[in-house]
Molecule: Fluoride riboswitch aptamer (crcB RNA motif)
Organism: bacterium
RNA sequence: GGCGCGAACGGCGAUGGGGCUCGCCGAGUCUGCCGUAGCGGCUGAUGGCUCCUAUCUGGAC
Numbered sequence: 001g002g003c004g005c006g007a008a009c010g011g012c013g014a015u016g017g018g019g020c021u022c023g024c025c026g027a028g029u030c031u032g033c034c035g036u037a038g039c040g041g042c043u044g045a046u047g048g049c050u051c052c053u054a055u056c057u058g059g060a061c
């Protein structure tokens, strides 16, 4: 100096925060779906599980 493996650290997984966990990336990973000439329409606060907050729907008092 090069190669391989492992560990640690940081970041990311379409709309907020916490815990656990899975995967991916190391300047890249990520930035939903449908229709359209123009633009218009739809779902969801999770990658997954769970708690909180916001929003939406239904019911009871």
Base pairs, nucleotide, nucleotide: 009026010025011024012023013022016052017051018050019049020048021047032042033041034040035039